This is a predicted structure of a 73-nucleotide RNA (transfer RNA) from Candidatus Lustribacter sp. It matches the Rfam family "tRNA". By type it is a transfer RNA. The prediction has a mean pLDDT of 81. The RNAcentral record of the sequence draws on ENA.
RNA sequence: UCCCGAGUAGCUUAGUUGGCAGAGCGCCUGACUCUGAAUCAGGAGGUCGGUGGUUCGACCCCAUCCUCGGGAG
Numbered sequence: 001u002c003c004c005g006a007g008u009a010g011c012u013u014a015g016u017u018g019g020c021a022g023a024g025c026g027c028c029u030g031a032c033u034c035u036g037a038a039u040c041a042g043g044a045g046g047u048c049g050g051u052g053g054u055u056c057g058a059c060c061c062c063a064u065c066c067u068c069g070g071g072a073g
Base pairs, nucleotide, nucleotide: 001072002071003070004069005068006067007066010025011024012023013022019056027043028042029041030040031039049065050064051063052062053061
């Protein structure tokens, strides 16, 4: 320098022919308990890596950039 893959909540991640952003763990509150753990119920937390474009509408499509991983030279 070129090619491929990945980037979504604190962590691991789901999300198809573009149409309300989800789950598990963790965190907070309550119940239970002498207290805690476990269990049960509820809750908070996301500018979907950045910018621009296409579209009535973008996590999703296009362009470019950044970061990480792999490959070629």